RNA sequence: GACUUAUCAAGAGUGGCUGAGGGAACGGCCCUGCGAUGCCACGGCAACCUGGCGGAAGCCCGUCAAGGUGCCAAUUCCGGCGGAGAACAUCCGCGAAGAUGAGCG
Numbered sequence: 001g002a003c004u005u006a007u008c009a010a011g012a013g014u015g016g017c018u019g020a021g022g023g024a025a026c027g028g029c030c031c032u033g034c035g036a037u038g039c040c041a042c043g044g045c046a047a048c049c050u051g052g053c054g055g056a057a058g059c060c061c062g063u064c065a066a067g068g069u070g071c072c073a074a075u076u077c078c079g080g081c082g083g084a085g086a087a088c089a090u091c092c093g094c095g096a097a098g099a100u101g102a103g104c105g
Base pairs, nucleotide, nucleotide: 003103004102005101006100007099008098013042014041015040016039017038021031022030023029026079027078028077043072044071045070048068049067050066051064052063053062054061055060076097080094081093082092083091084090
């Protein structure tokens, strides 16, 4: 990378080095020298997997957060289709693409 599957409205940043880009893609919109990006250190969030504990419980629920991932601007920043609506407001449902976990050949 391909396939299967679950989730995606909540949550969580400081410092050092670097030095102009970044938000997947395209458009919009936004962030950025009051420092983008990348790397490192420490910190944090969460609870997908392992594990511990409790519920007569290896499958279900809750809980802890030690281990494996992940994440720490904006709903996955927004977009497509359908519906509600006076509406370019706003809201609801579904989808595409993507991200992450777990499984699989």
The RNA shown here (SAM riboswitch aptamer (S box leader)) has 105 nucleotides.
It was read from a public genome assembly, where an Rfam model found it.